[in-house]
């Protein structure tokens, strides 16, 4: 940098000792009934890898038909058609959890930028609240 996913799921112990929820701001939470961090054990999930099945493409092998050429017990090429095989490739479905990662409060905790809808502040303006969609940023994996 590219692609995919991000409302599901899954926690105990030890050390430690005041913070933490990515960053900034705002909100809302978690935290001495012990935060971050480190270690041990456990678990979740199924991205990669693995295995099974199916399909596709390319290529390969064989047969048949037709045509052309070489010049002849045949061979080469082209085209069509049928069968077979699949290591590798792509796509789909599934399995398991031994491997490489990841994860185990709250949607990625929520908002911020853009758009749509709806309501309130009597109306315009402006503002606020809610819902939905997208973006930005981020996280994780694969390349």
């Nucleotide at each position: 940098c590219u692609c995919a996913u991000c409302c599901a799921g899954a926690g105990g112990g030890g050390c430690a000792g005041a913070g933490g929820g990515a960053u900034a701001c705002g909100g809302c939470c978690c935290g001495g009934u012990g935060a971050a961090g480190c270690c041990c054990c456990g678990g979740c999930a199924a991205c990669c890898a693995u295995c099974u099945c199916c399909g596709c493409a390319c290529g390969c092998u064989c047969g048949c038909a037709c045509g052309a050429c070489c010049a002849u017990c045949g061979g080469u090429c082209g085209c069509g058609u049928g069968a077979g095989g699949c290591a590798c490739g792509c796509g789909g479905a599934g399995a398991g959890a031994a491997g490489g990662u990841g994860c185990c409060a709250a949607c990625u905790c929520c908002g911020u930028c853009c758009g749509a809808g709806c309501g309130c502040c009597g109306a315009c303006c402006g503002g606020c609240a809610c819902u939905c969609g997208g973006g930005a940023a981020g996280a994780u994996g694969a390349g």
RNAcentral holds the sequence, with entries from MGnify.
SAM riboswitch aptamer (S box leader) from a soil metagenome, 143 nucleotides, folded computationally.
Its Rfam family is "SAM riboswitch aptamer (S box leader)". Rfam links the family to the GO term regulation of gene expression.